[in-house]
Molecule: transfer RNA
Organism: Candidatus Brockarchaeota archaeon
RNA sequence: GGGCCGGUAGUUCAGAGGUAGAACGCUCGCUUCGCGAGCGAGAGGCCGAGGGUUCGAGUCCCUCCCGGUCCA
Repeated sequence: GGGCCGGUAGUUCAGAGGUAGAACGCUCGCUUCGCGAGCGAGAGGCCGAGGGUUCGAGUCCCUCCCGGUCCA
């Protein structure tokens, strides 16, 4: 330098153009003498950055950044 895969919640990951989800973690409540476990509820994201297409983009297109991998 080129090809491919990836970047979404604190973490690990889902997400087919139409309100962004799960698990674990965190907070509160129930339960317990207390802790843990269990059960219930809640907070937490504007989706790597910038453009484009579209009525509408996490999703499609372009450029760039970061990580991984292969080739040279």